Predicted 3D model of a 72-nucleotide RNA (transfer RNA) from an Oscillospiraceae bacterium. The coordinates come from a structure-prediction model, not an experiment, and the mean pLDDT is 82. Its Rfam family is "tRNA". Rfam describes the family as follows. Transfer RNA (tRNA) molecules are approximately 80 nucleotides in length. Lineage of the source: Bacteria > Bacillota > Clostridia > Eubacteriales > Oscillospiraceae.
RNA sequence: GGCCCGUUGGUCAAGCGGUUAAGACGGAGGCCUCUCACGCCUCAAACGUGGGUUCGAUUCCCGCACGGGUCA
Numbered sequence: 001g002g003c004c005c006g007u008u009g010g011u012c013a014a015g016c017g018g019u020u021a022a023g024a025c026g027g028a029g030g031c032c033u034c035u036c037a038c039g040c041c042u043c044a045a046a047c048g049u050g051g052g053u054u055c056g057a058u059u060c061c062c063g064c065a066c067g068g069g070u071c072a
Base pairs, nucleotide, nucleotide: 001071002070003069004068005067006066007065010025011024012023018055027043028042029041030040031039048064049063050062051061052060
């Protein structure tokens, strides 16, 4: 340098055109308990970046950045 794959809350991870962007762990508050733990309830927290397509983009296309693989 060519080609391929990936990038979503603090971590893991689903979604692949119209979702309140699911879930788990973790965090905060509450209930329970003599207290803690467990359990239950509630809350906060995310689509790498710049363009394009579209009525509408996390999702499709292109560039870039970063990570991984592979060929030389």